[in-house]
Molecule: Bacterial RNase P class A
Organism: marine sediment metagenome
RNA sequence: GGAGGAGGUGAUCGCUCUCCCGUUUAUCGGGGGGGAGGAAAGUCCGAACUCCGCAGGGCAGUGCGCUGGGUAACACCCAGUGGGGGCAACCCUAAGGAAAGUGCCACAGAAAAUAUACCGCCACCGGCCGUUCGCGGUCGGGGGUAAGGGUGAAAAGGUGCGGUAAGAGCGCACCAGUCCAUGCGGUGACGCGUGGAGCUUGGUAAACCCCGCACGGAGCAAGGCCAAAUAGGAAGGCAGGCAAGGGUGGCUCGCCCUGGCCUUCGGGUAGGCUGCACGAGCCGGUGGGUAACCACCGGCCAAGAUGAAUGAUCGCUGCCGUCCCUCGGGGCGGUAACAGAAUUCGGCUUACGAUCCGCUC
Numbered sequence: 001g002g003a004g005g006a007g008g009u010g011a012u013c014g015c016u017c018u019c020c021c022g023u024u025u026a027u028c029g030g031g032g033g034g035g036a037g038g039a040a041a042g043u044c045c046g047a048a049c050u051c052c053g054c055a056g057g058g059c060a061g062u063g064c065g066c067u068g069g070g071u072a073a074c075a076c077c078c079a080g081u082g083g084g085g086g087c088a089a090c091c092c093u094a095a096g097g098a099a100a101g102u103g104c105c106a107c108a109g110a111a112a113a114u115a116u117a118c119c120g121c122c123a124c125c126g127g128c129c130g131u132u133c134g135c136g137g138u139c140g141g142g143g144g145u146a147a148g149g150g151u152g153a154a155a156a157g158g159u160g161c162g163g164u165a166a167g168a169g170c171g172c173a174c175c176a177g178u179c180c181a182u183g184c185g186g187u188g189a190c191g192c193g194u195g196g197a198g199c200u201u202g203g204u205a206a207a208c209c210c211c212g213c214a215c216g217g218a219g220c221a222a223g224g225c226c227a228a229a230u231a232g233g234a235a236g237g238c239a240g241g242c243a244a245g246g247g248u249g250g251c252u253c254g255c256c257c258u259g260g261c262c263u264u265c266g267g268g269u270a271g272g273c274u275g276c277a278c279g280a281g282c283c284g285g286u287g288g289g290u291a292a293c294c295a296c297c298g299g300c301c302a303a304g305a306u307g308a309a310u311g312a313u314c315g316c317u318g319c320c321g322u323c324c325c326u327c328g329g330g331g332c333g334g335u336a337a338c339a340g341a342a343u344u345c346g347g348c349u350u351a352c353g354a355u356c357c358g359c360u361c
Stems, first nucleotide, its partner, number of pairs: 001357003007317007015035008037338001041349002044347005049219004061215005066080005081095001082093004096210002101208002103204003118149002120145003124141007157175006176200002178197008223274004233265006244258005281300008318335007
C1' cells in the first nucleotide's frame, strides 16, 4: 500500500416480500423464488428526483482558493509544482493577499513594530580629586549608537573589509531574499540561468478583512392518486302548510330562512396505492490513458419492510488451535469484531477482531 470481511452444504421450525394453484373474496392451505453492509453508521460535502419561488441588478450570508486532468457534479479522485518532515524507503500539505486597513503576539525583555535605549560603547559640557600640565580618574547632565551583552518562539538581512568619536547598507565584496528586465525548458504551476536596483518589508488571514470564483428555498414526513365512518359545507327533491323557532317597522295574511328525511356533489381526516428498485447499475473481456477514468463488445436483474422482516437448532464438511497417535487417523475447543437497509446515487470521515498478499527502507 492492497484484498476479501467469515466458509460450504442439507434438514426442521419461524419472519418478510413476491409468483402460481386450490378455497374463497376476510383470509386460509400447498408449492416455487428473493431477503443487509464495507461501512447499511455520522448526515459532513456533491448530485439525481419532487414541490415552491423567480424581470434584471445589488447588499447580506455561505463555501471554495497552486497547476493540469477526471467526473453528471463536488469541498472528491488522479498526475504534477512549490513548501515542510525523515539517515532512508517514504510521509504531510485549505497552498490568493500581511506593501489597503484594523486587531492580536502569553512569559521574559528597554523594546513585539510610527522601533526602542536596561547594561555596554562613544565624544561633548559641568563639579571634585590627582597630575610629569599632555592629560587621567570619579560623579552628574543632555546627546550619539544598534556593532557587543542580556530576554524571547521571533529583535528590523548574514559574514568580512573599509569607514567612524563610537557605530550603522554609511560604502564595497560575497551570500540570502525582494523587485525589475531578459534567455532557455515545460500545456501549466514552475524550474535552470544572466543582468540591474542597497530595495531588506517581523509573525498571524481554519483573526476581522480585501481580491477572485460559485451559490434561490425546502426536502420521499418531497410530491401524485384513490378514499370510510362521524361532523360540517353546497345543490336538488320530499314532508310540513290547523301545528316549532326566527325575520319581514305594531297586528294579520302571505313570503323567506333554520330545524327533519332522501339523493347527489365537492373539500378533507383515518386508511390504502404510488413515488420504490433498470440504475451516472453490476460482472467479464478487449482497447486507450502514467493514473483517476473513458470507449466498445458480451452477459446479468440481485431486499423493499413501516408495531419496521432478513432468525434459531441440528447433521456432514472446510479452516484455525491443541492433545492423543498403531502415522492411517481420531478426540476436544473455536469460527469473531464493528455494526444493521428505510427515495436513490458519487464521495469524505469515523468504528472494526484475526488474517492474507505485494513493493521497499